[in-house]
């Protein structure tokens, strides 16, 4: 000094009105089956807690977790 967002990996536009993609998983088509493929659905206390604002994933503190340097 970076990171911390879905069961995994990860965006999230210098705060702005509905939190997303990709994998997985669940239902169905298609197939003799099965796997790929197609359609559709399920799934979040955004590490904790607090501040700040009309409004906070996004700012500020705190504290916890991993990483990385001295």
């Nucleotide at each position: 000094c970076c990171a911390g967002u879905a069961g995994c990996u990860c965006a999230g536009u210098u705060g702005g009105u509905u939190a997303g993609a990709g994998c997985a998983c669940g239902u169905c088509g298609c197939u003799c089956a099965u796997a790929a493929c197609g359609a559709u659905g399920u799934g979040g206390u955004c590490g904790u807690g607090g501040g700040u604002u009309c409004a906070a994933g996004u700012c500020c503190c705190u504290c916890c977790u991993g990483g990385c340097c001295c």

Predicted 3D model of a 70-nucleotide RNA (transfer RNA) from a marine eukaryotic metagenome. RNAcentral holds the sequence, with entries from MGnify. It matches the Rfam family "tRNA". Rfam classes the family as a transfer RNA.